Model confidence (mean pLDDT): 91 of 100. A computed fold for an 89-nucleotide RNA from Marinobacter denitrificans, annotated as c-di-GMP-I riboswitch aptamer. Of the family's consensus pairs, 100% are formed in the model.
RNA sequence: UGCACGAAAAGGCAAACCCGUCGAAAGGCGGAGACGCAAAGUCACCGGUCUAACGGACUUAACAGUCCUAUGACAGCGGGACCGCCGAC
Repeated sequence: UGCACGAAAAGGCAAACCCGUCGAAAGGCGGAGACGCAAAGUCACCGGUCUAACGGACUUAACAGUCCUAUGACAGCGGGACCGCCGAC
């Protein structure tokens, strides 16, 4: 120095709920707040999960309603890729 590993130390991130805001929604962003996290740093490449606007089918006099469907979303679901603080066994 690198890999593995995760004791200690210095710190870091921030679930749910609430408020505001964007969005059809899932969800995102900001504030407050901490359930937890050694990558809970970044990336939708693979699987998975969520939503169903547009579109399609059924139904209806019509409206509504039901079903299918990401091009939408989730990195704190798993895999994978890239970068990374510290240094005991």